[in-house]
Context: one part of a larger RNA
């Protein structure tokens, strides 16, 4: 030096980006279990106590022989409890066999996924919502034939978005899309009509489809969703006015957050000491309501913080077993 090795005084996370690794717990009976909650759960939560062999009895359950058969005896095998003994340091003595708790973020949840460096907060998903479509449909595939959805028919299909349940989903149709309407404008070719030396080319003209101005609806379509001033009898702040201005000026909630630049914000909490974390505050650089918004019991080989136990991560190594290596032959 290697190893899916083993052991360590005291001290116990000081190690480290991070308890990564290893440890510790553990079957299986009895007690006994809290916040919270969608009342199902959480939970094996947490936390104690017992486990071996041997003896005796006192049950259950099932069976073989035998007998004088409502039954008795006689052994056999399964299990349930009781008492008393007894041996180790240790009785789920080996193998197998959960470390617990508390609190945030994020996805509801079993579940897919980068075969070969990503398992996740991505991705489905039950719910929810909106468009298109009455069947010779409307969507896809094809040059066409034709073909799938469809042994379907609107409680059906086909597109697109959101993401369980619970409370909720504000304003704004100025622009883009996309639907309808349209007395009137515009608005190609042909067809008609005039001119062009007869005829061509050429040149004007009527009259017109979609479309397009106009005019409306539509935001769980794409998206958007202000600024200056003054003002209350200490100060300060500003319920109030005032002006500019827009389609409308951001509701309800929520926040230095997976989103805050300044920034290690400020108070408070945890340490002795906290750029993380946890409660607050909020003129938010640049939150925000199905691009969902808040909140959430359960469940995550998700991510962040902190207790308890517990250990060689560490203080600080050390010694043992195996195989090398190396030395001697």
């Nucleotide at each position: 030096c290697u190893a899916u090795u083993g052991c360590g005084a005291g001290g116990g996370a000081a190690c480290u980006c991070g308890g990564c690794a290893a440890u510790c717990u553990a079957g299986c009976c009895c007690c006994g279990u809290a916040c919270c909650u969608u009342u199902g759960g959480u939970a094996u939560a947490a936390g104690g106590g017992g486990u071996g062999c041997c003896u005796g009895c006192c049950g259950u359950u099932u069976u073989u022989g035998c007998c004088u058969u409502u039954g008795g005896c006689u052994g056999g095998a399964a299990u349930g409890g009781c008492a008393g003994g007894u041996c180790g340091c240790a009785g789920u003595g080996a193998c197998a066999u959960g470390g617990g708790g508390g609190u945030c973020c994020c996805g509801a949840c079993u579940g897919u996924u980068u075969a070969a460096u990503a398992a996740a907060a991505a991705c489905a998903c039950a719910g929810g919502a909106a468009a298109c479509c009455g069947c010779a449909a409307g969507c896809g595939c094809g040059a066409a034939a034709g073909c799938g959805u469809g042994u379907g028919a609107a409680c059906g299909g086909u597109u697109u978005c959101u993401g369980a349940a619970u409370c909720c989903u504000g304003g704004c149709c100025a622009g883009u899309a996309c639907a309808g309407g349209u007395a009137c404008c515009u608005g190609a070719a042909a067809u008609c009509c005039g001119g062009g030396u007869c005829c061509a080319a050429c040149c004007g003209g009527c009259u017109u489809a979609a479309g397009g101005g106009c005019c409306u609806g539509c935001a769980a379509a794409c998206g958007c969703c202000g600024g200056g001033a003054g003002u209350a009898a200490c100060u300060c702040u500003g319920a109030c006015u005032c002006u500019c201005u827009c389609a409308a000026g951001g509701u309800a909630g929520c926040c230095a957050a997976a989103u805050g630049c300044c920034u290690u914000g400020u108070c408070g909490g945890g340490u002795a000491a906290g750029u993380u974390c946890c409660g607050a505050c909020g003129u938010g650089c640049a939150u925000g309501a199905a691009u969902g918004g808040a909140u959430c019991a359960a469940c995550g080989a998700g991510g962040g913080c902190c207790c308890c136990g517990c250990u060689g991560u560490c203080c600080c190594c050390g010694c043992g077993u195996a195989g090398u290596a190396c030395c001697c032959g």